Predicted 3D model of a 346-nucleotide part of an RNA (small-subunit ribosomal RNA, central domain) from a metagenome. Model confidence (mean pLDDT): 87 of 100.
[in-house]
Context: one part of a larger RNA
RNA sequence: UUAGGUUUAAAGGGUGCGCAGGCGGAAUUUUAAGUCAGGGGUGAAAUCCAACAGCUCAACUGUUGAACUGCCUUUGAUACUAUUGUUCUUGAGUCUGGUUGAGGUGGGCGGAAUGUGUUAAGUAGCGGUGAAAUGCUUAGAGAUAACACAGAACACCAAUUGCGAAGGCAGCUCACUAAACCAGCACUGACGCUGAGGCACGAAAGCGUGGGGAGCGAACAGGAUUAGAUGCCCUGGUAGUCCACGCUGUAAACGAUGAUAACUAGAUGUGUGCGAUACACUGUACGCGUCUGAGCGAAAGCAUUAAGUUAUCCACCUGGGAAGUACGUUCGCAAGAAUGAAACUC
Numbered sequence: 001u002u003a004g005g006u007u008u009a010a011a012g013g014g015u016g017c018g019c020a021g022g023c024g025g026a027a028u029u030u031u032a033a034g035u036c037a038g039g040g041g042u043g044a045a046a047u048c049c050a051a052c053a054g055c056u057c058a059a060c061u062g063u064u065g066a067a068c069u070g071c072c073u074u075u076g077a078u079a080c081u082a083u084u085g086u087u088c089u090u091g092a093g094u095c096u097g098g099u100u101g102a103g104g105u106g107g108g109c110g111g112a113a114u115g116u117g118u119u120a121a122g123u124a125g126c127g128g129u130g131a132a133a134u135g136c137u138u139a140g141a142g143a144u145a146a147c148a149c150a151g152a153a154c155a156c157c158a159a160u161u162g163c164g165a166a167g168g169c170a171g172c173u174c175a176c177u178a179a180a181c182c183a184g185c186a187c188u189g190a191c192g193c194u195g196a197g198g199c200a201c202g203a204a205a206g207c208g209u210g211g212g213g214a215g216c217g218a219a220c221a222g223g224a225u226u227a228g229a230u231g232c233c234c235u236g237g238u239a240g241u242c243c244a245c246g247c248u249g250u251a252a253a254c255g256a257u258g259a260u261a262a263c264u265a266g267a268u269g270u271g272u273g274c275g276a277u278a279c280a281c282u283g284u285a286c287g288c289g290u291c292u293g294a295g296c297g298a299a300a301g302c303a304u305u306a307a308g309u310u311a312u313c314c315a316c317c318u319g320g321g322a323a324g325u326a327c328g329u330u331c332g333c334a335a336g337a338a339u340g341a342a343a344c345u346c
Base pairs, nucleotide, nucleotide: 003318004317005316006315007300008299012314014201015200016199017198021194022193023192025088026087027086028085031082033081034080035077036076037075038074039073040072041071042070049065050064051063052062053061054060091191092188093187094186095184096183097182098181099180100179103177104176105175106174107173108172109171110154114150115149116148117147118146119145120144125136126135162169163168206247207246208245209244210243211242215241216240220236221235222234223233258313259312260311261310262309263308265292266291267290268289269288270287271286272285273284274283295302296301319346320345321344328339329338330337331336
């Protein structure tokens, strides 16, 4: 490179937005670039191929022909691609009216619990474990009651729930803000899909500066256990966990399943709307689930939310180890991240 692949064997980028590029709905029209047909020119010779001939044959050589699949030019064709103009509405978007939700950002408020402090009352233990001990306690602990303060998280509701592009999001309330869906079918008229680079977002841990610090708790200390115990268990406990601003840019960032569009047999539950109706119910749209077919699959299984049947675009894979290492480069305060081999070996 071709080809075949990417749920689990190697392989889907963590997620979105988006420039270039690739691809792109229906009708009609223009041009004739691609495309197709005819003519002309050129396409050196040798080589290759075919026929014949010359060396006794062959290699080799000679003659003739074909070919040189290309390029240029010209005359036409116009289905498709492209291009020009006009039009269309089903793709896409807008508008009007509703609905929904832990969607996001900032502020305010709340109760339970925990810890600490003070006071009251009260006396000998508390705590912890498999059993203990370290630890706390007559300087009055623990248990109980009242008051005060602090920080963090929001029981029940709660769900196989909902929302968000992903990461993720849960007490109540206010402000600002984004989205989806439904109904109307009013408006624009292909405005679309994908997207290398690029930009933005991106759990936890970690880093910088300044705060905060109740509980928990790497490191660390002590007590146990044990042959030992740099552990599991217990008593403490620093970073951290929390807030603001900035950085890091990674995860089993998982549905281990890229995005978009179309088509394909059923059953059943559920969320949010809409229409008719007094309701039950039934119908319908968009989501979230479960189960079984055809088909697919190595199988497990997937199965209208496809891993089925197709189309477009992107990303990635090509035996195991060495190795996500070395070197170089870019980024980063650092930790490190990204890109990413080979020798050798089986």